[in-house]
Small-subunit ribosomal RNA, 5' domain from Caldilineaceae bacterium bin5, 519 nucleotides, folded computationally.
Its mean pLDDT, the model's own confidence on a scale to 100, is 84.
Rfam family: Bacterial small subunit ribosomal RNA.
Context: one part of a larger RNA
C1' cells in the first nucleotide's frame, strides 16, 4: 500500500448484498429441533344423529292406584357416524443441522486398483406367488413401586412370527471340456444337495419374493504431494514372513496356534512440538509468502472412556449398555439428564445477534393421496463489521455585510461562504393504488413490503484525523528540558509553524483515526 469474521477512541442520515462466540470440545433453566403411514393390523374415547328404558320439569285425563302429551334435565342400552389418545406392525430416525477436541494418518488432494468386495428406496428385465400353523402387544382382572416402571393370570389381529411345498440362469460340492488371461480366476455343459414369498384396494393400482442389470452411494488397497525439531539416533514381540485355523461384503497379524528371524532407519525411523485436509482466500509484476472466517467436497467427534445391538447403511449428537465425573428428582428402597441443533442463560473474554415470523418457495422423511412434520430453507429483528450506492441541496447573490482571527492599524483573511431572491424533491410526513416470486386450478412468511401517482415541504442529516521532514496543509496566545509531544529523525531550557488553546488550512468522508496480524 493492500487485506481482516476485527476491537477501541471520536462522530454517526438512508438503501442493497453480505458477514457476525477467532476465547471455555466451559457449564446449561426454558420452549421447539424426527416423524409419518388407517389404502398392513386389532381395537376405539369425546362430540353428532337415531331409538328404548328409567328418571326431573311442565300438562291433560283421572276411579287418585294410574294413563297420555311435550320439554328435554340426568344416567343408561342399542344402531349409525365419528376419528381422538395408546398399542402391533412398516418405512424414516445412519439425511439434513453442529462443532473442529483429537489426528503428522491412505485422515485429505490426486491418480490409479479391487481377478479382494457391499448397496435399503429408485430404473430396465426374468421367473414365482401354493398350503398351513402356534402366539404376542393393546384390551381385561388381580397385584408391586413415592416415582420410574414393573409381575402373575385371561382373550385376539396382522404385509409381525415359524413350518410345510415348489423352485432357476442363485449359493455349494463334485466331473468334463474348450476359449480368455502371465496367473489365483472368468466363461460353457452335466450332475447332487441347500433355502422363497403378503397382501391391501376407493378395483385404478400400490406392495411382498428369487434373480440379472443399471444408476446412484459406500469399503477395502497402492504411486505420488503437502508442518517443525537431531539440545529426538536409534525403534520394534503380533514386531516382519510363513503354514493351518478363526473372522469380515471383502483382500490382509485383522485376530489365534505352530514355525522362521525378520522389519524400519540421516532420502531422518522412534521420540517430542504443533495443526482437522482441500477447492479456495489475502498479497504480490511474477516466482514466492500467509491464511484454511463465510460458501462448497472429504474427515473426526457428540458430557470424558469403552462395548456391542438393530439395520441395506450405525458402532449411531437428540438410541441401547457399562464405568467416572458433574448435575436434579426422592417417600432414602431407587430413579432422571448430556445444546460442538435454533434461540436463550451464567462463565470467560477486548469482542460477536432475536428465547422472532412461515413452511408461501427450494429441498428432506412418511404417505395412493389428501396431507401431516422439517429451528434444514425461505424471510424478518439487531450489529457502520465489510463492500457498494445515494443524500446533507441547486442557481444567483459583494455594501465583499456583521462576528471571529491577524495586522506595519492601511489592511488581510474567512469568503459566493452567510443573509437574501429563485428553483427542485431523491429522503422525509401524509393521502391513493400495489406487484412477480405461484410452470394447468387453489396456495404468499416476507408485506400492504417493494414499486408507481398526488400533496406538503430545504425542512432532520458532517465529522474524523493531521498541518517541522519523510507527508498535502501556518499564524497567533499560553508554557518555559515544565507540562507534554513522538511511527523514524527528533521537538520543549522566554519570540516552540513538532507541547496546549484559538483561527486558517490539507486530506479523507457516513466515516475517520489508533492497536493487532499477514503479504
Nucleotide at each position: 500500500g493492500g487485506a481482516u469474521g476485527a476491537a477501541c477512541g471520536c462522530u454517526g442520515g438512508c438503501g442493497g448484498c453480505g458477514u457476525g462466540c477467532u476465547u471455555a470440545a466451559c457449564a446449561c433453566a426454558u420452549g421447539c429441533a424426527a416423524g409419518u403411514c388407517g389404502a398392513a393390523c386389532g381395537g376405539g374415547a369425546a362430540g353428532c344423529g337415531g331409538u328404548g328404558c328409567a328418571u326431573a320439569u311442565u300438562u291433560g285425563c283421572u276411579u287418585c292406584g294410574g294413563u297420555g302429551a311435550a320439554u328435554u334435565u340426568u344416567g343408561u342400552g342399542c344402531c349409525g357416524u365419528g376419528g381422538a389418545g395408546a398399542g402391533u406392525g412398516g418405512c424414516g430416525a445412519a439425511c439434513g443441522g453442529g462443532u473442529g477436541c483429537g489426528u503428522a494418518a491412505c485422515a485429505c488432494g490426486u491418480a490409479g486398483g479391487u481377478a479382494a468386495c457391499c448397496u435399503g428406496c429408485c430404473c430396465c428385465g426374468a421367473a414365482a406367488g401354493g398350503g398351513g400353523g402356534g402366539a404376542u402387544a393393546a384390551c381385561c382382572a388381580c397385584g408391586g413401586g413415592a416415582a420410574a416402571c414393573u409381575g402373575u393370570g385371561g382373550c385376539u389381529a396382522a404385509u409381525a412370527c415359524c413350518g410345510c411345498a415348489u423352485g432357476a440362469u442363485c449359493u455349494c460340492g463334485c466331473c468334463g471340456g474348450g476359449a480368455c488371461g502371465a496367473g489365483a480366476g472368468u466363461u460353457c455343459g452335466g450332475u447332487g444337495a441347500g433355502g422363497a414369498a403378503a397382501g391391501c384396494u376407493g378395483a385404478g393400482g400400490c406392495g411382498a419374493u428369487u434373480u440379472g442389470g443399471g444408476a446412484g452411494g459406500g469399503g477395502c488397497c497402492u504411486g505420488c504431494g503437502g508442518u517443525c525439531g537431531a539440545u529426538u539416533a536409534g525403534c520394534u514381540g503380533g514386531u516382519u514372513g510363513g503354514u493351518g485355523g478363526g473372522g469380515u461384503a471383502a483382500a490382509g497379524g485383522c485376530c489365534u496356534a505352530c514355525c522362521a528371524a525378520g522389519g524400519c532407519g540421516a532420502u531422518g525411523a522412534u521420540c517430542g512440538a504443533u495443526a482437522g485436509c482441500u477447492g479456495u482466500u489475502c498479497u504480490g509484476a511474477g516466482a514466492g509468502g500467509a491464511a484454511g472466517a463465510c460458501c462448497a467436497g472429504c474427515c473426526a467427534c457428540a458430557c470424558g472412556g469403552g462395548a456391542a445391538c438393530u439395520g441395506a447403511g450405525a458402532c449411531a449428537c437428540g438410541g441401547u449398555u457399562c464405568c467416572g465425573a458433574c448435575u436434579c428428582c426422592u417417600a432414602c428402597g431407587g430413579g432422571g439428564g448430556g445444546c460442538a441443533g435454533c434461540a436463550g442463560u451464567g462463565a470467560g473474554g477486548a469482542a460477536u445477534a432475536u428465547u422472532g415470523c412461515g413452511c408461501a418457495a427450494u429441498g428432506g422423511g412418511g404417505g395412493a393421496a389428501a396431507c401431516c412434520c422439517u429451528g434444514a430453507c425461505g424471510c424478518a429483528g439487531c450489529a457502520a463489521c465489510g463492500c457498494c450506492g445515494c443524500g446533507u441541496g441547486g442557481a444567483g447573490g459583494a455594501u465583499g455585510a456583521a462576528g471571529g482571527u491577524u495586522u506595519u492599524c492601511g489592511g488581510a483573511u474567512u469568503g459566493u461562504a452567510a443573509a437574501c431572491u429563485c428553483c427542485u424533491u431523491a429522503a422525509c410526513u401524509g393521502g391513493g393504488g400495489g406487484a412477480a416470486g405461484a410452470g394447468g386450478a387453489a396456495g404468499g412468511a416476507c408485506g400492504g413490503u417493494a414499486c408507481c401517482c398526488c400533496a406538503g415541504g430545504a425542512c432532520g442529516a458532517a465529522g474524523a484525523c493531521a498541518c517541522g521532514g519523510c507527508u498535502a496543509a501556518c499564524u497567533a496566545g499560553g508554557u518555559g528540558c515544565c507540562a507534554g509531544c513522538a511511527g523514524c529523525c527528533g521537538c520543549g531550557g522566554u519570540a516552540a509553524u513538532a507541547c496546549c488553546u484559538a483561527g486558517g488550512u490539507g486530506u479523507c468522508a457516513a466515516g475517520c483515526g489508533u492497536u493487532a496480524u499477514c503479504c